[in-house]
Molecule: transfer RNA
Organism: Rhizobiaceae bacterium
RNA sequence: GAGGCCGUAGCUCAGUGGCAGAGCGCCGGGCUUAUGCCCGGAGGUCGGGGGUUCGAUUCCCUCAGGCUUCU
Numbered sequence: 001g002a003g004g005c006c007g008u009a010g011c012u013c014a015g016u017g018g019c020a021g022a023g024c025g026c027c028g029g030g031c032u033u034a035u036g037c038c039c040g041g042a043g044g045u046c047g048g049g050g051g052u053u054c055g056a057u058u059c060c061c062u063c064a065g066g067c068u069u070c071u
Base pairs, nucleotide, nucleotide: 001070002069003068004067005066006065010024011023012022013021018054026041027040028039029038030037031036047063048062049061050060051059
C1' cells in the first nucleotide's frame, strides 16, 4: 500500500427494512437447609458522519478503531 471480517445492555451474543431482544450479571421482593429456586424491575443516540427509503441496527458511501490475509 491492497483485500476480507468485526462493532447492538456491565459481559457473551441474537436480531439483516416496520415497537431493539436473550443468557449471565445488577437492583427490589418472596421461598428455602442451601452458595439454590421463583416473581418483578432498571439499564442501549445499535462506533462517528452522510446518503437511499414512507420507514434504517439492517442497504450504500465515508471517517476513526480492532482482528486478519497478501504485498